Description:
Predicted 3D model of a 366-nucleotide RNA (Bacterial RNase P class A) from a Planctomycetota bacterium. Its mean pLDDT, the model's own confidence on a scale to 100, is 76. The source organism's lineage runs through Bacteria, Pseudomonadati and Planctomycetota. Rfam family: Bacterial RNase P class A. Rfam classes the family as a ribozyme.
[in-house]
RNA sequence: CCAGUGGGUUGGGCGGCCGCCCCAGUUCGUGGGGAGGAAAGUCCGAGCUUCGCAGGGCAGGACGGUGGGUAACGCCCACUCCGGGUAACCGGCAGGAAAGUGCCACAGAGAACAGACUUCCGGUUGGCCUUCGGGCCCGCCGGUAAAGGUGAAACGGUGGGGUAAGAGCCCACCAGCAGCCCGGGUGACCGGGCUGGCUCGGCAAACCCCGUCCGAAGAAAGGCCAAAUAAGGGAGGAGAGGCGGCCCGCCUCGCUCGACUCCCGGGUAGGCCGUUGGAGGCUGCUGGCAACGGCAGUCGUAGAUGAAUGGUCGCCGGCCCGGCAUCACCGGGUGACAGAACUCGGCUUACAGACCCACUGGACUU
Numbered sequence: 001c002c003a004g005u006g007g008g009u010u011g012g013g014c015g016g017c018c019g020c021c022c023c024a025g026u027u028c029g030u031g032g033g034g035a036g037g038a039a040a041g042u043c044c045g046a047g048c049u050u051c052g053c054a055g056g057g058c059a060g061g062a063c064g065g066u067g068g069g070u071a072a073c074g075c076c077c078a079c080u081c082c083g084g085g086u087a088a089c090c091g092g093c094a095g096g097a098a099a100g101u102g103c104c105a106c107a108g109a110g111a112a113c114a115g116a117c118u119u120c121c122g123g124u125u126g127g128c129c130u131u132c133g134g135g136c137c138c139g140c141c142g143g144u145a146a147a148g149g150u151g152a153a154a155c156g157g158u159g160g161g162g163u164a165a166g167a168g169c170c171c172a173c174c175a176g177c178a179g180c181c182c183g184g185g186u187g188a189c190c191g192g193g194c195u196g197g198c199u200c201g202g203c204a205a206a207c208c209c210c211g212u213c214c215g216a217a218g219a220a221a222g223g224c225c226a227a228a229u230a231a232g233g234g235a236g237g238a239g240a241g242g243c244g245g246c247c248c249g250c251c252u253c254g255c256u257c258g259a260c261u262c263c264c265g266g267g268u269a270g271g272c273c274g275u276u277g278g279a280g281g282c283u284g285c286u287g288g289c290a291a292c293g294g295c296a297g298u299c300g301u302a303g304a305u306g307a308a309u310g311g312u313c314g315c316c317g318g319c320c321c322g323g324c325a326u327c328a329c330c331g332g333g334u335g336a337c338a339g340a341a342c343u344c345g346g347c348u349u350a351c352a353g354a355c356c357c358a359c360u361g362g363a364c365u366u
Base pairs, nucleotide, nucleotide: 001362002361003360004359005358006357007356008355009354010353012316013315014314015313016312017311018310020034021033022032023031024030036337040348041347043346044345045344046343047342048218049217050216051215055252056251057250058249060214061213062212063211064210065079066078067077068076069075080094081092082091083090084089095209096208100207101206102203103202104201117148118147120143121142122141123140124139126137127136128135129134156174157173158172159171160170161169175199177196178195179194180193181192182191183190184189222273223272224271225270232264233263234262235261236260243258244256245255246254280299281298282297283296284295285294286293287292318334319333320332321331322330323329
């Protein structure tokens, strides 16, 4: 200097004028504050509220290597293994295919205890040739799966022996699998040794099996106050044996006791709470590889309710283009994704531009 990988910060600043919301106030004048890293998606987990004083089971759903973190999680961190990459790094729905069922199109002989198209070997009826050793051709029978071919994938690989030709048929080495043992590690797992048989694919992000976990709904939750209407009307129905009810569905247990359930009709649509002090933010020290934790100090950071936080002017800054080959200068253009509505921890998606840190590879120079 070029290319790449991982992470972090920011994402306009200053001033004038006019306008809006909240809090405080001496209610005149004033003072202070006012939308994000994702506020988005509504996908997980919780706090809070209601059901419920609860239990058991079925169904259903989620997660899935090991060890940690956390209030918890399907999240985060570290490690192991597998895959990609020269590497830094990135990705993984990563338990079980020997409990069972199912799928692997087309091609191919054959796709899981499969298989003979070409070839190779042996035998043989018939035909032809013959130097009488035999050779060739069609057909048939048997052997073989080594070579070739098909395919994403073909029932271990390389070399040698052996055989009529071949084959783990046998042997050496290698890979895999099983059994036993040694060492390291909390563990997943890693390294090594001995023996053995010869080696029975892939897919569970297919159904399934195994292990662990799981109440539902939701701030329009749920409360309080005021006011108004039509003492509203009808049906069912028990006396604890049972109807009804008990907030995803079913069963059971338990509870409740008409103040219940269902249908029709009428009135109200106002105000207040919930509503912002939290598993909170920031700083310093400290434990840990890290996620994160501990201790101390400090701060008080929107609260609307048809929904505020805006408009305009000027200057400066960033980026792009031109004058210009460069600086200064001048002119023109441009400035992302986007808007709280109960609050947090995450994940996912969108994002113009600017800056910083660490690491990997290559070239050059010293």